[in-house]
RNA sequence: UUCUUAUCCAGAGAGGUGGAGGGACUGGCCCUUUGAAGCCUCGGCAACAGACCAAUUGUGUACUGUGCCAAUUCCAGUAGCGACUUGCUAGAAGAUAAGAA
Numbered sequence: 001u002u003c004u005u006a007u008c009c010a011g012a013g014a015g016g017u018g019g020a021g022g023g024a025c026u027g028g029c030c031c032u033u034u035g036a037a038g039c040c041u042c043g044g045c046a047a048c049a050g051a052c053c054a055a056u057u058g059u060g061u062a063c064u065g066u067g068c069c070a071a072u073u074c075c076a077g078u079a080g081c082g083a084c085u086u087g088c089u090a091g092a093a094g095a096u097a098a099g100a101a
Stems, first nucleotide, its partner, number of pairs: 001101008013042005021031003025077004043069003048065003051061002053058001073093001078090005
């Protein structure tokens, strides 16, 4: 990097540095000099894999490897059904983990 599987309506901050962007893409709509992204330090959330405990599979631990800490993956982007203000479902795309190549 590619493929497969699972999950994605919950949850979680502060300081320093930095100096204009960011929310994957497109269209919206938001966040941002009452400091964006990035980097550093400490903190936290979660429980995917390993490990441990328990024992029949968990309202467990949070030790290890990741991951994450604005808004439902912010909404829509394709199709179907209803509806004819719009709702539901399934996809596409994306993110994360594990396995394989």
The RNA shown here (SAM riboswitch aptamer (S box leader)) has 101 nucleotides.
The model forms 94% of the base pairs in the Rfam consensus.
The sequence was found by an Rfam model in a public genome assembly.
Its Rfam family is "SAM riboswitch aptamer (S box leader)". From the family's description: The SAM riboswitch is found upstream of a number of genes which code for proteins involved in methionine or cysteine biosynthesis in Gram-positive bacteria.